[in-house]
Molecule: FMN riboswitch aptamer (RFN element)
Organism: Candidatus Omnitrophota bacterium
RNA sequence: AAAAAUCUUCGGGACGGGGUGAAAUUCCCCACUGGCAGUGAAAGCCUGCGAGUCCGCUACAGAACUUUAACGGACAGAACUGGUGAAAUUCCAGAGCCAAUAGUUAGAGUCUAGAGGGGAGAAGAUCGUA
Numbered sequence: 001a002a003a004a005a006u007c008u009u010c011g012g013g014a015c016g017g018g019g020u021g022a023a024a025u026u027c028c029c030c031a032c033u034g035g036c037a038g039u040g041a042a043a044g045c046c047u048g049c050g051a052g053u054c055c056g057c058u059a060c061a062g063a064a065c066u067u068u069a070a071c072g073g074a075c076a077g078a079a080c081u082g083g084u085g086a087a088a089u090u091c092c093a094g095a096g097c098c099a100a101u102a103g104u105u106a107g108a109g110u111c112u113a114g115a116g117g118g119g120a121g122a123a124g125a126u127c128g129u130a
Base pairs, nucleotide, nucleotide: 005126006125007124008123009122010121016030017029018028019027032109033099034098035049036048037047038046044097045096052075053074054073055072056071058069059068061066080094081093082092083091101113102112103111
């Protein structure tokens, strides 16, 4: 003083006010929120990853429909202008944009559910060779 291995812990935020209405935290006005890694310098909107949906395949379970898990494939959102600087679509100023599925007396980034789940990854401990 690495890498690898094993284990432990952690690991997503936000509807407050007003309006309409029989009914809206879902519509309208104002307000509010922003996972992880990377980057010449700090990022919801630059690159990649995670979460979600669908399909295929294999395995387990089941009488069957089918369920769950691993693997493979497909789908899946948004940024400009000016300033400073060696360097910033990341900082400062301005004015914008985006946000899974299912549910709902009425359409959801913010409510409820799958989810006491999964997870990119982060920190620590042990081991440990050069």